RNA sequence: AUGAGGAUAUAGGGAGAGACCGCAACGCACGCUCGCGGCGCCGAAGGAGUAAACCGUCACCGGUGAAUCUCUCAGGCAAAAGGACCUGUAUCGGACG
Numbered sequence: 001a002u003g004a005g006g007a008u009a010u011a012g013g014g015a016g017a018g019a020c021c022g023c024a025a026c027g028c029a030c031g032c033u034c035g036c037g038g039c040g041c042c043g044a045a046g047g048a049g050u051a052a053a054c055c056g057u058c059a060c061c062g063g064u065g066a067a068u069c070u071c072u073c074a075g076g077c078a079a080a081a082g083g084a085c086c087u088g089u090a091u092c093g094g095a096c097g
Stems, first nucleotide, its partner, number of pairs: 006092008018039001020038004040077003046073001047071003053064004
């Protein structure tokens, strides 16, 4: 001089699924709404579960143990917001050399 993984901030991209049905309120009308009731769906905030492997045990068994997999608690199902993940920039950092 070069500056990896990672962390923080910021910008951009970013899917899926009923603008569902009934009643009521507001209201010119539509629509929104944690107003109530009902059914159907989505997985990529979060959450939960789980393999191999490792450890303990004579063994049984137990513990640790990942996800974009599974579940759908939460959340979401026009727009908005959110959104795993990806990319760029800046800062920190200092693997390698």
Predicted 3D model of a 97-nucleotide RNA (Glycine riboswitch aptamer) from Paenibacillus whitsoniae. Rfam family: Glycine riboswitch aptamer. Rfam links the family to the GO term glycine biosynthetic process. The sequence was found by an Rfam model in a public genome assembly. The coordinates come from a structure-prediction model, not an experiment, and the mean pLDDT is 76. NCBI's taxonomy places the organism under Bacteria, Bacilli, Caryophanales, Paenibacillaceae, Paenibacillus.